[in-house]
This is a predicted structure of a 118-nucleotide RNA (SAM riboswitch aptamer (S box leader)) from Thermoflavimicrobium dichotomicum. The organism belongs to Thermoflavimicrobium, within Bacteria. The prediction has a mean pLDDT of 82. The sequence was found by an Rfam model in a public genome assembly.
Parts: sequence; structure tokens; C1' cells
RNA sequence: CUCUUAUCCAGAGUGGCGGAGGGACUGGCCCUAUGAAGCCCGGCAACCUCGAUGUCUUCGGACAUUGGAUGGUGCUAAUUCCAGCAGGAAUGCUUGUCACAUUCCUGAAAGAUAAGAG
Repeated sequence: CUCUUAUCCAGAGUGGCGGAGGGACUGGCCCUAUGAAGCCCGGCAACCUCGAUGUCUUCGGACAUUGGAUGGUGCUAAUUCCAGCAGGAAUGCUUGUCACAUUCCUGAAAGAUAAGAG
């Protein structure tokens, strides 16, 4: 980097160093000298891992609930901040079932993270 599967409305700082950007991309809208990014410490508990209980079992284990933070990742403003593509509903406007605008719903795409494979 590519592929597969799962998850993305929960959770987490009045700390230290640092000094101007950050929220993937585009548009919007935000955060930021009352201190951005990054690093350290602390924290959280999504996946792997570790433990308890229950059910099932082909006895290998599987599933459900729950606890921890030893270890591997991850995360620690706003739902992945919102939208982006497709379909649908309502309302407004309208001669009109068109078009347009707003709001909402569903599914994808894109992105992120984990586990596995190449």
C1' cells in the first nucleotide's frame, strides 16, 4: 500500500513542555494567544489480550452479560462536527405530479480504528 470482516449518537485533563495553526479532502460551520499542531504525563475502554458468571457444545470451543487496564494498538471539542452520491417523505413556492428551496428518513461512497490475509 491492497483485500476481507467488524465498529463509528457512549467514554476520557482547569497538568507540563511548546509557540500558530487545527478539525482527512471539497463546500459549510467551528475550535484556537482565556494558547493550535506536536511531544510528555494523566485519563478512557472500541478491537486484540486478561478475568468472572451463565447458556450451548462435535469438548476444540462458540455466544451472552460483566469486570480490569498487565501487555499490543487506538482514542481523549462538536454524531466520522454537518453535507458531498443515489432513492424516498413532508412543507413552501407553483397552472402543474416539473423545477427550485428547506427539513427529515434509508442505503451507498469516502474516511478513521481494530483484527486477519497478501